[in-house]
Molecule: transfer RNA
Organism: Pleurostomum flabellatum
RNA sequence: CGGAAAGUAGCUUAACAGGUAGAGCGUUGGUCUCCAAAACCAAAGAUGAAGGUUCGAGUCCUUUCUUUCCUG
Repeated sequence: CGGAAAGUAGCUUAACAGGUAGAGCGUUGGUCUCCAAAACCAAAGAUGAAGGUUCGAGUCCUUUCUUUCCUG
C1' cells in the first nucleotide's frame, strides 16, 4: 500500500425491516439518619466527524478520523 471489523451517556452496553435513543453501574439533588453508609425518589448526561438519500437516518450511500485484526 491492500483487505476486514468496531466506534452510542463518565464506564459496560441495547435499539433492527429506516419510525419517540433505553438499561445497569457511576455522578448530582432530595427523603431517611445524631452523622455517614445502605435503601427509596428524582434529575442531568450519548449515536467519532462532515456531506448525501429520505416525510423521517444510530441504522442506507460517500468521504474522513481513531482503534483492532489479516495479507504482503